[in-house]
Predicted 3D model of a 1530-nucleotide RNA (small-subunit ribosomal RNA) from a Fidelibacterota bacterium. Lineage of the source: Bacteria > Pseudomonadati > Fidelibacterota. The coordinates come from a structure-prediction model, not an experiment, and the mean pLDDT is 82. It matches the Rfam family "Bacterial small subunit ribosomal RNA".

RNA sequence: AGAGUUUGAUCCUGGCUCAGGAUGAACGCUGGCGGCGUGCUUAACACAUGCAAGUCUAGGAAAGACUUCGAGCUUGCUUGAAGUGGAAACUGGCGAACGGGUGAGUAACACGUAGAUAACCUACCCAGGGGCGGGGGAUAACGUCGAGAAAUCGGCACUAAUACCGCAUAUAAUUUCAGAUUAAUUUUUUGAAAUGAAAGGGGGCUUCGGCUCUCACCUUUGGAUGGGUCUGCGUCUGAUUAGCUUGUUGGUGAGGUAAUGGCUCACCAAGGCUACGAUCAGUAGCUGGUCUGAGAGGAUGAUCAGCCACAUUGGGACUGAGAUACGGCCCAGACUCCUACGGGAGGCAGCAGUGGGGAAUUUUGCGCAAUGGGCGAAAGCCUGACGCAGCAACGCCGCGUGACCGAUGAAGCAUUUAGGUGUGUAAAGGUCUGUCGUUAGGGAAGAACAGAGUGGUGGUUAAUACCCUCCGCUUCUGACGGUACCUAACAAGAAAGCUCCGGCUAACUCCGUGCCAGCAGCCGCGGUAAUACGGGGGGAGCAAGCGUUAUCCGGAAUUACUGGGCGUAAAGGGCACGUAGGCGGGUUCUUAAGUCAGAUUUUAAAUCCAACAGCUUAACUGUUGACCUGGAUCUGAAACUGGGAGUCUUGAGUGUAAGAGAGGAAAGCGGAAUUCCUGGUGUAGCGGUGAAAUGCGUAGAUAUCAGGAAGAACACCGGUGGCGAAGGCGGCUUUCUGGCUUAUUACUGACGCUGAUGUGCGAAAGCGUGGGGAGCGAACAGGAUUAGAUACCCUGGUAGUCCACGCCCUAAACGUUGUACACUUGGUGUCGGGGGACUAACCCCCUCGGUGCCGUAGCUAACGCGUUAAGUGUACCGCCUGGGGACUACGGUCGCAAGGCUGAAACUCAAAGGAAUUGACGGGGGCCCGCACAAGCGGUGGAACAUGUGGUUUAAUUCGAUGCAACGCGAAGAACCUUACCCAGACUUGACAUUUUAACGACUGUCUGUGAAAGCAGAUUUUCUCUUCGGAGACGUUAUGACAGGUGAUGCAUGGCUGUCGUCAGCUCGUGUCGUGAGAUGUUUGGUUAAGUCCAGCAACGAGCGCAACCCCUAUCCUUAGUUACCAUCAGGUAAUGCUGGGGACUCUAAGGAUACUGCCCGUGUUAAACGGGAGGAAGGUGGGGAUGACGUCAAGUCAGUAUGUCCCUUACGUCUGGGGCUACACACGUGUUACAAUGGCCGGUACAAUGGGUUGCGAACUCGCGAGAGUGAGCCAAUCCCAAAAAGCCGGUCUCAGUUCGGAUCGCAGUCUGCAACUCGACUGCGUGAAGUCGGAAUCGCUAGUAAUCGCGGAUCAGCAUGCCGCGGUGAAUACGUUCCCGGGCCUUGUACACACCGCCCGUCACGCCAUGGAAGUCGGUAGCGCCCGAAGUCGCUGGCUCAACCCCUCGGGGGGAGAGGCGCCGAAGGUGAGAUUGAUGACUGGGGCGAAGUCGUAACAAGGUAGCCGUACUGGAAAGUGCGGCUG
Repeated sequence: AGAGUUUGAUCCUGGCUCAGGAUGAACGCUGGCGGCGUGCUUAACACAUGCAAGUCUAGGAAAGACUUCGAGCUUGCUUGAAGUGGAAACUGGCGAACGGGUGAGUAACACGUAGAUAACCUACCCAGGGGCGGGGGAUAACGUCGAGAAAUCGGCACUAAUACCGCAUAUAAUUUCAGAUUAAUUUUUUGAAAUGAAAGGGGGCUUCGGCUCUCACCUUUGGAUGGGUCUGCGUCUGAUUAGCUUGUUGGUGAGGUAAUGGCUCACCAAGGCUACGAUCAGUAGCUGGUCUGAGAGGAUGAUCAGCCACAUUGGGACUGAGAUACGGCCCAGACUCCUACGGGAGGCAGCAGUGGGGAAUUUUGCGCAAUGGGCGAAAGCCUGACGCAGCAACGCCGCGUGACCGAUGAAGCAUUUAGGUGUGUAAAGGUCUGUCGUUAGGGAAGAACAGAGUGGUGGUUAAUACCCUCCGCUUCUGACGGUACCUAACAAGAAAGCUCCGGCUAACUCCGUGCCAGCAGCCGCGGUAAUACGGGGGGAGCAAGCGUUAUCCGGAAUUACUGGGCGUAAAGGGCACGUAGGCGGGUUCUUAAGUCAGAUUUUAAAUCCAACAGCUUAACUGUUGACCUGGAUCUGAAACUGGGAGUCUUGAGUGUAAGAGAGGAAAGCGGAAUUCCUGGUGUAGCGGUGAAAUGCGUAGAUAUCAGGAAGAACACCGGUGGCGAAGGCGGCUUUCUGGCUUAUUACUGACGCUGAUGUGCGAAAGCGUGGGGAGCGAACAGGAUUAGAUACCCUGGUAGUCCACGCCCUAAACGUUGUACACUUGGUGUCGGGGGACUAACCCCCUCGGUGCCGUAGCUAACGCGUUAAGUGUACCGCCUGGGGACUACGGUCGCAAGGCUGAAACUCAAAGGAAUUGACGGGGGCCCGCACAAGCGGUGGAACAUGUGGUUUAAUUCGAUGCAACGCGAAGAACCUUACCCAGACUUGACAUUUUAACGACUGUCUGUGAAAGCAGAUUUUCUCUUCGGAGACGUUAUGACAGGUGAUGCAUGGCUGUCGUCAGCUCGUGUCGUGAGAUGUUUGGUUAAGUCCAGCAACGAGCGCAACCCCUAUCCUUAGUUACCAUCAGGUAAUGCUGGGGACUCUAAGGAUACUGCCCGUGUUAAACGGGAGGAAGGUGGGGAUGACGUCAAGUCAGUAUGUCCCUUACGUCUGGGGCUACACACGUGUUACAAUGGCCGGUACAAUGGGUUGCGAACUCGCGAGAGUGAGCCAAUCCCAAAAAGCCGGUCUCAGUUCGGAUCGCAGUCUGCAACUCGACUGCGUGAAGUCGGAAUCGCUAGUAAUCGCGGAUCAGCAUGCCGCGGUGAAUACGUUCCCGGGCCUUGUACACACCGCCCGUCACGCCAUGGAAGUCGGUAGCGCCCGAAGUCGCUGGCUCAACCCCUCGGGGGGAGAGGCGCCGAAGGUGAGAUUGAUGACUGGGGCGAAGUCGUAACAAGGUAGCCGUACUGGAAAGUGCGGCUG
C1' cells in the first nucleotide's frame, strides 16, 4: 500500500466482499512448563451457611484468675482481707457517613473544564491566645416481681461517671444599637448593652496543703483537610415530537437553611423558554482513559484511578461535624422464614458460596508477615480493605519438545511416461548435551518499625524522678513457603498440534463421488477425467496453540473539516418576491470582540512516548523527563474581519431624451373556412378504406347557387425572429398597465447579493356553480381486422374542449444545467439601439444589449461544454449517498373530491447504472451480387414399381446419418460368407501377436466313431539343421503365467478426415499515428471489377493468408517421331477390305513449342483504373471445363475405416459353427425408373461414336436352341484380338385417339445361368395374364450453351445380381425486360434494454408454495402525565383540662417556668377511580410486496419492436395496457 466482483471486452459511477489490528469473550480440535495480569458483559433475579466494624487506662457492679497476709484442717483443699488484673453484658466516648459492591435510575450543573462563594460549614489534625472554679438531681447494668411460644416488655427498689443540669468567670465569639470611614454594601473600625464554657483519667515527687508531666476537656483566632451552593463553556438520537409554562417569570415582605434563592408562604405585576430546536419520546452513569486510524476522526467507558447515583420497591425523618445512613430506625407494598395463630423476623449490587438465567465467568482457602484504616497513651484488638495461595491457555511474555554426523538415497506409503520420482538426512545407526522433568541436598530478599532492655543527647521540672524528642547497640516479628534461586545424580528419555492448499492468498497430485453427497468470506465449485466435495500422499502457514463465531475501528475519499458530488451515472426546488440568517465596494480616524505574540496559572495520579534502572530476558515494575494539542488571567500588536464616527462614486437606484416587442387585463370590430337551417337547380348514388362494411340518400342525399344562424380558431406574413421570472403569449382597433434596451451623465451615496420558514404565480387534465356548444372528441355504440381485438382503421358520439367566478398545484414544469458577480484566444449569422466616415442612401468601421452556429486553452468517465461554460474563482440556497421494496405504508397537513406535500421499515439481490467499443440483429436506410426472383425449357407432388427413411411389427428385424448440410447416405453391389443382430450348439492363453518355464514331438498327412456343423473322443504315419555328441536352434503340440480379444460406452475427452456457409471476397499482421481504454486507422471515401481486381485520394506506410496467375483437359497452328494407327501420290493384288510393297503428305497418336496481352483503332472516363464499340484472329476481354476451399462458424459428422485417452467385459460384452434376420408391412415421407402415347407404338431395311475393360479373363467364327443360353474354342497380356449390336436418326410399311397394337405392374406355367446351396431371398428367357395410369391440388426442384432436354455406350463393386453411382459420346433448344418483390450473401451507415447474440431479451394478471409487512370488529399488556377519593410513617404549625427529677419562689401543701403524652390541621407514599395519551403483543378476514421449478393467458417494452416511446392527468379494459388532452426527444 491494496485486491475480487456488473461487461464479449473497455472506461467510469456505485454497492457488496476480503487481506490488518483489537476483545472481560464463547465454541470445535489439541495441550509440556513458568512469570505477570484478568475472570457474571445475561436476572439491580432469589438467596441456605460462615465471615466482612469495632474499640477504649471514662464508669459502676462483678464471674473466673494471680500475688501477699491470715483462718480452718483432710497438707493441699476450703474460706476471709488487701492488692493486681479483668471475659461476656451494661452506661459513656470515638468510630460506624471511611473502606468494599453495583450501574438500576439519571440527558441533569450528573460529569468534564474554568471560575465564584463579600452567600457557607468542617469532628479528629496543626499553630497562636485564654481557661479547666464550685454544686445538684437522676438512670441503665445488677436485684426482685410479673406478662409472652418467641421477639421482647412492664412494675418496684439500688448505684456510678469524661452521661445529664444549674451557678460563677470570659476584653476573644454571637446579636442589637450609636458613631467614624467609603461613591456604596453584611468592607474596615470605635463605643455601649445583652447572651453563651468546661471533665476528668494515668504517672512522678510530696511536709498530704500541693507541685509537676502527660492524655483528655472548654472558649477563641488562623491554617490544613473535606464538603455545600452558584456560574461560563462542552456533553447521544428523533421535527412522522412545534409550541411549552401558573410557583410558572419577576417584585415586596415574611418564614426556612450552615448558606444564596419561589426553597416555602401572603400580596402585586404578566411575565419566562423556543427553529442557535423549547416541550415530548427513545437510549445512556460521566471522565482520565481503552481499541483503531498517517492524522483528523470513529467506536467504547471491563480491570486501575476521579466524580455521581443506588443498596428488596416507594416514602420519611432521627442521631450526628458529617447521612436523609448497604451490614441504623419508622411506615406502606411485594416476597421469604418462624409461630403455641395471639404475634414476630429478614434484606449478599461486601468476601466466599447456592439455585436460576445464559454461549459464558473461579475457592463456602491462608494470613493480618507487609501496605492502609478504626479505637486506644501504649501493648494490642478488629479489618473477606489488603497481602498471598487455589481454579481457568481467558490474555500478554519467556522457555522447551533435542544438537551434530549419518545414502544403500533402506523399508513402508504415494505416484509414475514402469525408466523412475517424492516423503528424505527424514528414519535406522553413531557421537554428544541436560533447558525442562524426577530424586536428594543447600537456600534468600520481601523486616521497616513499634515495643522492651541498655548507652547517650536535648527539652520539661525544684528535681540527676516521671515524661517527651533524637541517635546508637541488643532482642523480637514471614501467610506465601517443602517458595524463588543454587548444586549433584539420572536418562533423549514423559512433552505437537491446528488450519489451509481454484482466484483474492503462501501451498498439487491420486482415488472415490457424479448438480448426488457436499463446499462456500466474495466470485463461485459438483451433471464420469473435480488442484474447489470426501479420503490418501505431498506441500504452505502459525505454533501450546490453531481455527470458527460475535463485536469495534481500519481499508471506506462509502457522510468527504482535513477529503466527494448534482447536463446524461443518485442528486438543481416548476418559477419569482421576500423575512430571519449568511456574505458584502473605495478611503480616513478610532476601538480591540475575532486574530496574533509573550508571561503566569491550571490541565490529579496512573496510562501513552523517551532515557535510565530492577526481576537471568521479556511481559511486568520503578525513577526522571517530555506530553497533556484545552481553559482562565494579565500585558502587548493593529495588517485583516467585526463595532463606532466621517467621507467617496465605480455596485445599486432615481431623473431626462429616444426605441422595439404574440408582455398582461378589458371592451369593440373583421374576413376565410366548417356545420346547421330555408329556398332554387339536379339525379342516384354519396361517404369511407389496404380492401370493405356500419352510416347518409328516391321522404331527393352528395354536387352546385343564393340567403340566414351559431360557435370556435385566427391561413399568408412567420423566421433556431420577438416579449415574459417561469407556466406561456400570434386577426385588427381603443383604453389601462408591467418590464427591458440605448444615449446623456444631472441626482442619492453601498441603499447590495443570496435567501430556511413564508407569500404569490403556475400547461394540460380534473372538480364546483351558471352559461355556451360549430368543429374536434375520452367513455360508449356499431362496422371491420384478428386465433381473440375490451386496440390500431372506419361511421357515429357524451363529458370535455369555449366564457364568468371559485378550487386543484401537478408534467420529460427540460437547456434534464439554481441565483448573482468577476475574469479568461477567436470566427461567422441574426434581432433591437447608438456613434464615426460619406452630400444623402447602399456599403464600410466602432460600440451596447439579446439570440444561434463553429471552435482555442481549459474541463469532462466519455459523449460533449467552450465569454449564453459543463473553464477559472467568490457568496448564498436546494439536493444526493447501491438496486428493489417505494413517487409505497403509518402519522401529520392541504383539498369538495380526485389527490398533493412530507416520507420510513421489515424483507430481498450482488449487482442496478452512465458513456463509449466490437459484433450480431431490425417487419431501419443506401449500394452490389447469385438460376435468388422474373423470362423460358423440362420435371417432382397424382399412378405402378425400384430404392432409402420414419413408424409399426418381430426372437432379431444390427449400427450409424436427422432442416438447408439425414433419407439410390456409410453400402463400388445382405441367398451362405459379409454380419456387427436373434435362436441353438460348442471352446477358454483362446480365431490372431509377443514372451517365460516345463514336457513331448520335425512340420505335415491319413483314418474311425458321434454330431446339423463347429467340436468332442480315439487310432495311425513320419523325425529337420548344426554339433566339441553334453547339447543348442528353428518349427509344432500340450500345460502354466504375463496377456490376447471386444463393430462394448463416451465424436460433449481426442488425432486424422469430411460436410456447410462458399470459390463467397473476405480474414489478418508489423511499424507508425489517434484514443485513459476496449479499440480505431490501414480495410473508410470517389470510380471500377468476377474479385480487398485495379486506379485516384487519404496518417498512414508496408506485408501475409485468400482473389488472379502458375498445373491438367479441351479449341487453332508448328516442329519432331511414325506401329498395332493413317493412305494423298506410286506399284501389286482381291468378289471386297491399307490386304501387300511402300509413304511420312493428311487424320490420328504423344512429346515439345507457338498463340490472347485490352496488344491495336475510335469513343467515354479525372491525361487514371477501366468500360463501350471495332479491326484482325481458330479463339477477345477469366475462350470453355477441372483441380485448387483464407481466418473462422456449426461442442456439425465419424470411437462401426483406421489410430487413440478413460471406463467396462474376461469359461464372456471374446472366439467358432448351423439356421434365421438385416428383404417383415395398415401407413407416412424423400430420391428415382417406366408411363399415360401419333414429335408416338410395332415391323422391316439402313447410317454414324467416344470413354473404357479383358488370363480364375474377354471370348470371335461355326453348330444347336423361339430365347435366355449351351457345345466347341480361333485370336488376344491388347492403337493388333475380343466385349461391340451403338441408340435416337434416316427410308418404307402398319396402327388412327381407344384404357388402345398405349402402358407394362401383378400372377400362372415352363426354362436358362451363376453358385456347396436361389424356400424365406438372385438375375434373365419363352408363353400366357394385362392392374393403376388419359399429364397430376396446395406446394416445390433443376437448368443460361454444346447447357437443358433426349438417345444409347462403357466402367467400378461383383461367383451371380444396377431403374443407383462414376464416366463417354450422339442429336440438340428456348429465354433473361429487368432488380420492385421471395431466399442467400458482401460492403457502408443507423438504432438497440441483444452478446447462449431475435430460436435474443422481456412485461403484467392468474394458479401453487414460502417469507416479512400494512389495514381490521376487537382482545391483552406496558409506560408517562392529568382530575378526584382515601390518606400510613413523619417534619412543621396549633392545642395540650392529662403527665413530668434537676432551675426559681415557697407557708414545704404547692406554684411558676419549661418539657412531654394525647388531640386537630397542612403536606404527604402506596392504593382506588375516571377520561384520554403513547407504545407493544395478538386477531377472523383483507391489501399489496418479495422469492421460488421447466405452470396458464396474452406480447406491452428494447429495431420505425411491427400503432415511435415516455411524462402528467382523466376515463376504460382479464392482464400487460388502450384512448383523449397538453407536454418532452431520452